[in-house]
């Protein structure tokens, strides 16, 4: 060097948690590399699984180092999402007040703006004067069974008679009363009218007339006060996600080297 039969190793491995501390069960990444019992209110050991059985069979296995870097876990700045507190936080929104100039809109003005003078109205008192409405009254009509007035048929009454008398219908004028109409007179009344005349009044409006040359005004925005609310901001305590840094631990993969037993046969 080759066969054979053994043994020794190997039959997976890592994170976290839990433990004085190692491993297991279980949970999680990797991915396939043995059965069985024990076992999270925990089994089982101390250099570190117990306790049974099975399988390959020394280029398998074991160290040391490089190389890759699945996942995990600590820790930091930031980012986002929900929640808890804060108004002694006033920076947004809401609410009133104010606001000279400046800015936006917009209305009015050289057919003259703001602003000045003079004046009238409107207001208030007084007094007349019209009008208008009422009402007196005047005009026409109408209009009295009796208890107004003339005349008074017919009847009635008195008288010898003439002829007188009261008188009822009727007529007619009237009284009280009812309708009407315009003017004239009177008298009352007023959200009639500026009509006269005197006098007040000058803050608000209307309107003339003159000076005088370019603003005035509305609304908003800025800005300040001051008052409601707590929804956004701000502030802050904890929770979870996640980039990136960093630490840590680390399977798998890879390089190099070094270690590697016993027998029989050839």
């Nucleotide at each position: 060097c080759c066969a054979u039969a053994c043994c020794g190793a190997c039959c997976g491995g890592g994170g976290a948690g839990c433990c004085a501390g190692c491993g297991g069960u279980g949970c999680c990444c990797u991915g396939u590399a043995c059965c069985u019992g024990c076992a999270a209110u925990c089994c089982g050991c101390u250099c570190a699984g117990c306790a049974g059985g099975g399988g390959u069979g020394a280029u398998c296995c074991c160290g040391a180092u490089u190389u890759u870097g699945a996942g995990g876990g600590g820790a930091g700045c930031g980012u986002u999402u929900g929640u808890g507190u804060g108004g002694u936080c006033u920076g947004c929104c809401c609410c009133g007040c104010a606001u000279c100039c400046c800015c936006c809109g917009g209305g009015c003005g050289u057919u003259g703006a703001g602003g000045g003078a003079c004046g009238g109205g409107u207001c208030c008192c007084g007094c007349g004067c019209a009008a208008u409405c009422g009402g007196u009254g005047u005009c026409u009509g109408u209009g009295a069974a009796c208890c107004a007035u003339g005349u008074c048929a017919g009847g009635u009454g008195g008288g010898g008679a003439a002829c007188c008398a009261a008188g009822c219908a009727g007529c007619a004028u009237u009284a009280a009363g009812c309708a009407g109409a315009a003017g004239a007179a009177c008298c009352g009344a007023u959200g009639u009218g500026c009509c006269g005349u005197g006098g007040g009044g000058u803050u608000g409006c209307c309107u003339g007339u003159c000076c005088g040359g370019a603003g005035c005004c509305c609304g908003g925005a800025c800005u300040g006060c001051g008052g409601a609310a707590a929804g956004c901001g701000c502030a802050u305590g904890g929770a979870a996600a996640u980039u990136c840094u960093u630490u840590u631990c680390g399977a798998u993969u890879u390089u190099u080297c070094g270690g590697u037993g016993u027998a029989u046969g050839g």